[in-house]
């Protein structure tokens, strides 16, 4: 130089053939408890990497930038 793959809540990650943006961990309240923890309940938190474009509708498709990792010169 070229390829090929990731990018989604603080974190680890789903997410089907385009139609409700979601789990696990964490955080916050609250019940439990003499207290801590453990376990019940419930809430908060998201420009789906940035920008366009298709389309009635985009996380999903297409183009372009950008970061990360791997292969190959």
């Nucleotide at each position: 130089g070229g390829g090929c793959a990731a990018u989604u809540a603080a974190c680890u990650c789903a997410g089907c053939u385009g139609g409700g943006a979601g789990a696990g961990u964490g955080u916050c309240u609250u019940c439990u408890u003499g207290a801590c923890g453990u376990g019940g309940a419930g809430a908060a938190a998201g420009u789906c990497g940035g920008g366009g474009g298709u389309u009635c509708g985009a996380g999903u498709c297409c183009c372009u930038c950008a970061u990360u990792g791997c292969c190959c010169a």